The part of an RNA shown here (large-subunit ribosomal RNA, domain II) has 746 nucleotides and comes from an Anaerolineales bacterium.
The sequence was found in a public genome assembly.
Context: one part of a larger RNA
RNA sequence: GCCCGGGAGUCAACCUCGGUGGCGAGGCUAAGGCAGGGACAGCCGAAGCCGCAGGGAAACCGAGUCUGAACAGGGCGCCCGGGGUCCCCAGAAAAUCAUCGAUUUUCUGGGGUGCCCCAAAGUCGCCGGGGUUGGACACGAAACCGGUCGAGCUACCCGUGGGCAGGGUGAAGGCGGGGUAACACCCGCUGGAGGCCCGAACGGGUUGGUCAUGCAAAACCAUCCGAUGACCUGCGGGUAGAGGUGAAAUUCCAAUCGAGACCGGAGAUAGCUUGUUCUCCCCGAAAUGGCUUUAGGGUCAGCGUCCGCCGGUCCGUGCCGGGGGUAGAGCACUGCUGGAGCUAGGGCCCAGUGCGGGUACCGAACUCCGGCAAACUCCGAAUACCGGCAUGUGCAGGCGGGCAGUUGGACCGCGGGGGAUGAGCUCCGUGGUCGAGAGGGGAACAACCCAGACCACCGGCUAAGGCCCCAAAUGCCAGGCUUAGUGGAGAACGAAGUGGCGCUGCUAAGACAGCGGGGAGGUUGGCUUAGAAGCAGCCAUCCUUUAAAGAGUGCGUAACAGCUCACCCGCCGAGUGGCGCUGCGCGGAAAAUUCAACGGGGCUAAGCCUGGAGCCGAAGCCGUGGGUCUGCGGACGGCCGAUGGCCGACGGCCGACGGCCAUUCGCAGGCGGUAGGGGAGCGUUCCGCGUGCGUCGAAGCCUGACCGAAAGGACAGGUGGAGCGCGCGGAAGUGAGAAUCCGGGC
Repeated sequence: GCCCGGGAGUCAACCUCGGUGGCGAGGCUAAGGCAGGGACAGCCGAAGCCGCAGGGAAACCGAGUCUGAACAGGGCGCCCGGGGUCCCCAGAAAAUCAUCGAUUUUCUGGGGUGCCCCAAAGUCGCCGGGGUUGGACACGAAACCGGUCGAGCUACCCGUGGGCAGGGUGAAGGCGGGGUAACACCCGCUGGAGGCCCGAACGGGUUGGUCAUGCAAAACCAUCCGAUGACCUGCGGGUAGAGGUGAAAUUCCAAUCGAGACCGGAGAUAGCUUGUUCUCCCCGAAAUGGCUUUAGGGUCAGCGUCCGCCGGUCCGUGCCGGGGGUAGAGCACUGCUGGAGCUAGGGCCCAGUGCGGGUACCGAACUCCGGCAAACUCCGAAUACCGGCAUGUGCAGGCGGGCAGUUGGACCGCGGGGGAUGAGCUCCGUGGUCGAGAGGGGAACAACCCAGACCACCGGCUAAGGCCCCAAAUGCCAGGCUUAGUGGAGAACGAAGUGGCGCUGCUAAGACAGCGGGGAGGUUGGCUUAGAAGCAGCCAUCCUUUAAAGAGUGCGUAACAGCUCACCCGCCGAGUGGCGCUGCGCGGAAAAUUCAACGGGGCUAAGCCUGGAGCCGAAGCCGUGGGUCUGCGGACGGCCGAUGGCCGACGGCCGACGGCCAUUCGCAGGCGGUAGGGGAGCGUUCCGCGUGCGUCGAAGCCUGACCGAAAGGACAGGUGGAGCGCGCGGAAGUGAGAAUCCGGGC
């Protein structure tokens, strides 16, 4: 890893809501008991519980009570069965009888109780949803506490034993000699000290390598340290977990140690993680607000679902009536602000006592021109919101109750705050989508564009997007643009790219460009300067001759010179300059594994703009058939049922308009779906009642082209060899693919 088996919402009590049933102003028994062969079942058993009255903290009072001085006000309470039949009373109308009047029938109102039905109002069962207390859906801690077992490992200690090849060094002391007054001291020999030296055993474990499903849960190889010592070691013994021991590292206390191990409390607790087993049908969220030692958890509200009740209250659209201070705009207020004018005031200078003078400086208020504002407004929308009336093919809405889930959201458009007018950033508002949404497009791609999948079809039409090939559909039509592979990334900025539009200068009295020629004189203007002659700089910038020519546009010289321009003439003979707006293109343009910034091929249209005709294209729409739910209508069946009818009449039967339920037919509409709510079913084991099958072969297993919308169910053959179905009920150890799940096998 796979296969097989096991594996998680239970049970009890109480509370609450619903379904269903009994009885009903009542309902029920509990413990216990009785009979019985007996589980179960039956019969007793009102102690007690709930209900029948509330109010008050209570005493207490009571359809009231509490507060209160109150006979005030206020709070919480009370003031309700319905129908039918029968009877009684009252009234009205009609009919009959010859009349007074009586009788009958019908209707209306009131009352009574006998009966019936429904209900309540409760209560007691059964079933189901939820809650609480319990292990309470299952598995899972790190830990805490108690009692025990451990010092055969290891730490330290006690007792008693054992061990340390060999070599080196040569302390004290001793002896001899020298030496001294005597010491000291010196030399030689001797001696054999030392947590001395080298190095085996022994003890250790430094560095490197090997090993790493190992030889080994710490080893092997080489190397290294101690090796007479605080040395190593055998045996016996001691210290125990709130503890011991510790040359101290939180180290060791049996491969475990910031508090051992085992068993128990114990199914500790786990606001956390994971897992949670058959099917189909209907609806279908949330990721928000408030509070929270709260922020990945809760609780209330919001949003979902189911039931009951209400009945047009909801929503859309049209019209009518409203309030507003946003966008925009504006400057009338509050502030800010560029320029100009003018003034008060100030600065500086001169003067010096006069209400001084000067000023090209600063400068309110005020005036003019021009602006800005979330916390400015003389103004002021569109929307949105509220109300009314109408309308609609939409189908909601409100109230009460049962059950939830959600309170990590994400991106996109628009309006804003924060940030850097950054972020696939963050925080609000508003809408959409994803979440929980499949399908088509976007090359690929939750969130973008189109579009909301009940099922089937080898039928049709469209949406977005496309139509040269990959690849379904136009090498479609018309008119323009682009030459950059722009298209197929990218800004400020730059440019005689090119198309369109506008304004304007010059121009047959000849423009623009080119070519030929002229471009002069006073004069080297004055100043400055070494020099300054058009051309360093300063000032001035005139006059003359002219077709024209600057006291000079640039180059140049030390200064001149020289070249050139402006300007003029000629040649030539038709357009030529400037500015602005705009379409498409160009440069700006550097990245890390070839092309790699069209999905590819490839394209000069198969690019871009405008208009047009077709076609393709989805689970959209249509068509055909089918399923299911809801609504409406028809038919049929069942039940209820009068103010109706019949009869043998306090009753019984039939039973229309109807109501409810089921079946069936038709029409219309709905049927994506996570958390979650609701509904209907399938299957497993066992039990009760009933009914069957089986050695002429049960269950189980294998195979098969059958049936059902599914869970599933038949049938046949084989295998197997003794039990097993079906119908209606009942009860659950009731459904497996996941939990680093558990056991086994391979």
Rfam family: Bacterial large subunit ribosomal RNA.